[in-house]
Molecule: transfer RNA
Organism: Dehalococcoidia bacterium
């Protein structure tokens, strides 16, 4: 200093222009002598910051920042 891949919920990941989801966490109820396990409901995200497209942007484009590989 050049590429490249990745930042979405506490965690781990999906989602690739048209309402943000799972899976586990967490909370409540059912079970149970109790506790695990099981089963039913609920909880939670300024989608890394900023700006631009476009009727409408996690998505597409600038640039910024962090992590991480690989070339010198």
């Nucleotide at each position: 200093g050049g590429a490249g891949u990745g930042g979405u919920a506490a965690c781990u990941c999906a989602g690739c222009g048209g309402u943000a989801g799972a899976g586990u966490g967490c909370c409540u109820c059912c079970c149970u002598g109790a506790a695990g396990a099981g089963g039913a409901g609920g909880u939670g995200g300024u989608c890394g910051g900023g700006g631009g497209u476009u009727c409408a942007a996690a998505u597409c484009c600038c640039u910024c920042u962090c992590a991480c590989u690989c070339c010198a």